[in-house]
RNA sequence: GUCAGGAUGGUGAAAUUGGCAGACACGCCAGCCUCAAAAGCUGGUGCUCGCAAGAGCGUGCGAGUUCAAGUCUCGCUCCUGACA
Repeated sequence: GUCAGGAUGGUGAAAUUGGCAGACACGCCAGCCUCAAAAGCUGGUGCUCGCAAGAGCGUGCGAGUUCAAGUCUCGCUCCUGACA
């Protein structure tokens, strides 16, 4: 240099027909249970603003297409592999 695959919460990982982003698991927080803890069970858990109701933002970065983009198109950054 060329080609292929990848980047989504605190972590792993889904969402592939373009149609509720984060299912599911782990972790964390609160409660129950216990003398206490572990285990187990229940609920909660992206960010910002707001007293609240609620609103806005968020899939590596920047644009584009579309009513609608994690998903499609273009450019860039980084990671992994193959070839030269």